Source information
A computed fold for a 373-nucleotide RNA from Meiothermus sp., annotated as Bacterial RNase P class A. Its Rfam family is "Bacterial RNase P class A". Its family is annotated with ribonuclease P activity, dimeric ribonuclease P complex and tRNA processing in the Gene Ontology. By type it is a ribozyme. Model confidence (mean pLDDT): 76 of 100. It is recorded under the gene name rnpB. RNAcentral holds the sequence, with entries from ENA. Of the family's consensus pairs, 94% are formed in the model.

[in-house]
RNA sequence: CGGGAAGAGGGCGCAGCCGCUGGUGGGCAUCCACCAGAGGAAAGUCCGGGCAGCACAGGGCAUGAUGCCAGCUAACGGCUGGGCGGGGUAACCCGACGGAAUAGUGCAACAGAAAGCAGACGGCCCUCGCCCCAAAGCGAGUGGUCAAGGUGAAACGGUGCGGUAAGAGCGCACCAGUGCCCCUGGAAACAGGGGCAGCUAGGCAAACCCCAUCUGCUGCAAGUCCCACGUCUCGCCAAGGCGAGGCGACACGACAGGGAGAACUGACCCGGUUCGUUAUUACCUGCGGCAGGGACGCUCGAGGUGAGCGGCGACGCUCAUCCCAGAGAGAUGGCUGCGGAAACAGAACCCGGCUUACGCCUCUUCCCCAACC
Numbered sequence: 001c002g003g004g005a006a007g008a009g010g011g012c013g014c015a016g017c018c019g020c021u022g023g024u025g026g027g028c029a030u031c032c033a034c035c036a037g038a039g040g041a042a043a044g045u046c047c048g049g050g051c052a053g054c055a056c057a058g059g060g061c062a063u064g065a066u067g068c069c070a071g072c073u074a075a076c077g078g079c080u081g082g083g084c085g086g087g088g089u090a091a092c093c094c095g096a097c098g099g100a101a102u103a104g105u106g107c108a109a110c111a112g113a114a115a116g117c118a119g120a121c122g123g124c125c126c127u128c129g130c131c132c133c134a135a136a137g138c139g140a141g142u143g144g145u146c147a148a149g150g151u152g153a154a155a156c157g158g159u160g161c162g163g164u165a166a167g168a169g170c171g172c173a174c175c176a177g178u179g180c181c182c183c184u185g186g187a188a189a190c191a192g193g194g195g196c197a198g199c200u201a202g203g204c205a206a207a208c209c210c211c212a213u214c215u216g217c218u219g220c221a222a223g224u225c226c227c228a229c230g231u232c233u234c235g236c237c238a239a240g241g242c243g244a245g246g247c248g249a250c251a252c253g254a255c256a257g258g259g260a261g262a263a264c265u266g267a268c269c270c271g272g273u274u275c276g277u278u279a280u281u282a283c284c285u286g287c288g289g290c291a292g293g294g295a296c297g298c299u300c301g302a303g304g305u306g307a308g309c310g311g312c313g314a315c316g317c318u319c320a321u322c323c324c325a326g327a328g329a330g331a332u333g334g335c336u337g338c339g340g341a342a343a344c345a346g347a348a349c350c351c352g353g354c355u356u357a358c359g360c361c362u363c364u365u366c367c368c369c370a371a372c373c
Base pairs, nucleotide, nucleotide: 002368003367004366005365006364007363008362009361010360012339013338014337015336016335017334018333020037021036022035023034024033025032026031039344043355044354046353047352048351049350050349051219052218053217054216058270059269060268064214065213066212067211068082069081070080071079072078083097084095085094086093087092098210099209104208105207106204107203121149123145124144125143126141127140128139129138130137157175158174159173160172161171162170176200177199178197179196180195181194182193183192184191185190223296224295225294226293227292229248230247231246232245233244234243235242236241252288253287255286256285257284258283261275262274263273264272265271303322304321305320306319307318308317309316310315
């Protein structure tokens, strides 16, 4: 110089004019001034947690998620470090990575003779028959065989010797692997070594399943309070209403239709409780009616920034410092000028992650190749 790998940051700025939301202050009839006002993903809503309501302390039984080891964390399916496997010359990247050679079930296109306790198409071998005999050849056998051939993603370890009719872990030696036992290193996953056993294999568990761990449901339109109003029950009454309590629009009305069951009990089953049950007053559907105002939840938080300390790291601790959108038809904008260019996209309860989108610019570290010193 060229080619790569990993990461970090920015992602409009300035000026003028016109607007919007919130806060503070001043005027208080309109208004005025100052301050603050989207993101790294605010997104997808895929995980985890806080928070809120409901449910749960009768029995049985699920469902779903995760899956090497250790750590971090409020928690996680996230992150960090390590192990193992795979890819790359390397920096580095990828992996749902428990169980299929000691549970069971299931699935697999095409090709092929045969695909799951495999298999005989050609080949090899044996036996019998034909040809006068032998050989060769031809034919036959519910014959043997898997060494070699061909098919396939995959054909039941590899090489050699023995063995055999021909063959075969059939036997043996070596190699590779697996299981068990022991030793060494490591906190562990695991790695290395030794011994024993012919044990010698398919794939798929993001298929059922088995094992281990975790797991209630619904989401801020959650939910809480006040006023107004409606309605039901009870009580009082001077008959107009008043008071107390309940329910809040899924109320309530009982107008129409259906109707013997309905609701709760964590999804389901059993059991239990409550309401209703012969024509309807449980319950369901339609219709009518109602769907108002205000406050809280709401943003100070597992918060940001800086420094020091501990840790390889994720992260933790201490100190200092800062306050940084909070609406409820929903603000954060528009125009002009200058400046290389200006991407993806916009909060609605809040955090931690993951995933996806992102033109361009800047920086750091590392690797390979070449050359030079």